[in-house]
RNA sequence: CGGGAGAUAACGCAGCGGUAGCGUGUUCGCUUUGGGAGCGAAAAGUCAUAGGUUCAAAUCCUAUUCUCUUGA
Numbered sequence: 001c002g003g004g005a006g007a008u009a010a011c012g013c014a015g016c017g018g019u020a021g022c023g024u025g026u027u028c029g030c031u032u033u034g035g036g037a038g039c040g041a042a043a044a045g046u047c048a049u050a051g052g053u054u055c056a057a058a059u060c061c062u063a064u065u066c067u068c069u070u071g072a
């Protein structure tokens, strides 16, 4: 310097252009003498950044930043 992959909740990850979800974790409640386990509920997202296309973008396009990988 070039190619490829990735960036989504505190963490690990899903997500076909049509209101963004799962597991773990956190908080509250039930249960227990207490804890753990179990059960029920809740909170937590500018979807890396900026633009574009579209009635509508996490998803398509462009640029940029960072990480991983590969070639020279």
Stems, first nucleotide, its partner, number of pairs: 001071007010024004018055001026042005048064005
Source information
This is a predicted structure of a 72-nucleotide RNA (transfer RNA) from Fucus distichus. The prediction has a mean pLDDT of 81. The same sequence occurs in records of 2 taxa. NCBI's taxonomy places the organism under Eukaryota, Sar, Ochrophyta, Fucales, Fucus. It matches the Rfam family "tRNA". Rfam classes the family as a transfer RNA.